The prediction has a mean pLDDT of 83.
Large-subunit ribosomal RNA, domain I from a marine metagenome, 538 nucleotides, folded computationally.
RNAcentral holds the full RNA, with entries from SILVA.
Context: one part of a larger RNA
RNA sequence: AGCGUAAGGGGGAUACCUUGGCUCUCAGAGGCGAAGAAGGACGUGAUAAGCUGCGAAAAGUUACGGGGAGUGGCACAUACAUAUUGAUCCGUAAAUAUCCGAAUGGGGAAACCCGAUUAUUUGAAGAAUAAUCAUCCAUAUUUAUAUGGAAGCAAACCCGGAGAACUGAAACAUCUAAGUACCCGGAGGAAUAGAAAACAAAAGUGAUUCCGCUAGUAGCGGCGAGCGAACGCGGAACAGCCCAAACCUAAAUUGUUUCGGCAAUUUAGGGGUUGUAGGACCACGACAUUUAUUGCUUAAUGAAUUAGAAUCCGUUGGAAAUCGGAACCAUAGAGGGUGAUAGUCCCGUACAAGUAAAGAGAGUUAAUAAUAGUGGUAUCCUGAGUAAUGCGGGGCACGGGAAACCUUGCAUGAAUUUGGCGGGACCAUCCGUUAAGGCUAAAUACUCCUGAGAGACCGAUAGUGAACUAGUACCGUGAGGGAAAGGUUAAAAGAACCCUGAAUAAGGGAGUGAAAUAGAUCUUGAAACCUUGCGCUU
Numbered sequence: 001a002g003c004g005u006a007a008g009g010g011g012g013a014u015a016c017c018u019u020g021g022c023u024c025u026c027a028g029a030g031g032c033g034a035a036g037a038a039g040g041a042c043g044u045g046a047u048a049a050g051c052u053g054c055g056a057a058a059a060g061u062u063a064c065g066g067g068g069a070g071u072g073g074c075a076c077a078u079a080c081a082u083a084u085u086g087a088u089c090c091g092u093a094a095a096u097a098u099c100c101g102a103a104u105g106g107g108g109a110a111a112c113c114c115g116a117u118u119a120u121u122u123g124a125a126g127a128a129u130a131a132u133c134a135u136c137c138a139u140a141u142u143u144a145u146a147u148g149g150a151a152g153c154a155a156a157c158c159c160g161g162a163g164a165a166c167u168g169a170a171a172c173a174u175c176u177a178a179g180u181a182c183c184c185g186g187a188g189g190a191a192u193a194g195a196a197a198a199c200a201a202a203a204g205u206g207a208u209u210c211c212g213c214u215a216g217u218a219g220c221g222g223c224g225a226g227c228g229a230a231c232g233c234g235g236a237a238c239a240g241c242c243c244a245a246a247c248c249u250a251a252a253u254u255g256u257u258u259c260g261g262c263a264a265u266u267u268a269g270g271g272g273u274u275g276u277a278g279g280a281c282c283a284c285g286a287c288a289u290u291u292a293u294u295g296c297u298u299a300a301u302g303a304a305u306u307a308g309a310a311u312c313c314g315u316u317g318g319a320a321a322u323c324g325g326a327a328c329c330a331u332a333g334a335g336g337g338u339g340a341u342a343g344u345c346c347c348g349u350a351c352a353a354g355u356a357a358a359g360a361g362a363g364u365u366a367a368u369a370a371u372a373g374u375g376g377u378a379u380c381c382u383g384a385g386u387a388a389u390g391c392g393g394g395g396c397a398c399g400g401g402a403a404a405c406c407u408u409g410c411a412u413g414a415a416u417u418u419g420g421c422g423g424g425a426c427c428a429u430c431c432g433u434u435a436a437g438g439c440u441a442a443a444u445a446c447u448c449c450u451g452a453g454a455g456a457c458c459g460a461u462a463g464u465g466a467a468c469u470a471g472u473a474c475c476g477u478g479a480g481g482g483a484a485a486g487g488u489u490a491a492a493a494g495a496a497c498c499c500u501g502a503a504u505a506a507g508g509g510a511g512u513g514a515a516a517u518a519g520a521u522c523u524u525g526a527a528a529c530c531u532u533g534c535g536c537u538u
């Protein structure tokens, strides 16, 4: 020196564990904010750096309800308090709630500075305390005041406006990606859509939305890449309504007048709402039926919470829940804990009970509101810069095409029920329907959040970036980027005392403990790497 072997050091893999995550299900909630939010700054404890809580009334104050022995958060110490005259704690309702922040008296380099008016304190000046004082919109009237509203924030879902490129086409320009991403506006617990100027086809359907088929079909397409329906069928859920107008009445204004009125306009009320056309109008008939809201009664549910069955002995062990034996309960053998694996030890679990605010649902009659028919058809009404057309765009699965349909920037511009529109150029027949006003639950989408539960999900290089003072430390001028870090033991019983030592370092004894090679760098303790003893070889 090498090899082997044994014992250590070093290191923190592996195993086991779980406080934390991930993905779902059911139910709830779906908003907060000028009554000052979200988010912060600064304070606040006997001692107090961090987190948590709270706000100068500051780990807290008050009331009510619950509860019944300790309590003063994480947090393990000392001191001092407090509590059966019921604390701490839990629930509900209140009080307080500094400064910044939409931030709103003015300013401002956020958490700071400086005012005005009124009132109070002060003899005055000065100072202090309290309240008010931003902007915009609407309404009202006495026209400069009052009242009300808005603003800002928030995870996704939704509607609208505006709108890329990479990419694919094996290049690229039409096309695609995609009406996607990003941006802006707006709303709700859902939003949008919605009661046929719809589909269909000789037969019929009967608002919308969503799902499964139809179907990767018909089509569109440098007929390339690709894009991609509908009819119809089967389901989920189902709900239908209100105006404008004609006509009538009233009021006001204006015009006119022979002062009796008449006409027009505006406002308000009645009336009325559709395709088998309906309504006004005229004639007849009727006060029924149904529904909704409010009130009253009832009360399932509903915060904290209460109660809740049944086991002992021996054995091994540090410890029994193991093992052996003999019992018991069960509308409870879900789960967790307890010194190893417990139906009967503890918390619970099943079945029950209670419960403030609130209150589904039901009933009731009371009030209020809405709601119907038959016949006639002369006259009147039935949504106008609209429909349609031309030019230019966009949307429709449909790229201008044979291109209907929807929409509209510009230009033109109808008809009036013997009317109008559609049925994919266009025309006829036939059929369907009644535009140019509005509302509408459910089935559907989502989850920042709350409760209950689940998992052939993870188990500390995994699972959230974060199981720990984590969006922390740290980096960056900034936008922004962004970690590492869990485990003594059943219980601190966390090693009194002695010795070595300069020592409050470290170690050796002693002691605790089942175990200290469990000693706080603490479960297990792999490999690399470093030693030491022994053996063999050289």
Stems, first nucleotide, its partner, number of pairs: 001537009015523001016487002020458002022455007029447002031153002039100003042055003046078002050074002061094006070082003105114003115133007135150007157188001158186004168175001172222001198205002209236005219227002240439003243383001247270010275417001277382004281376004290370005295364004301358001305353002311326004327344002329333001335347003388412008398424001419434005474481002494522001497509004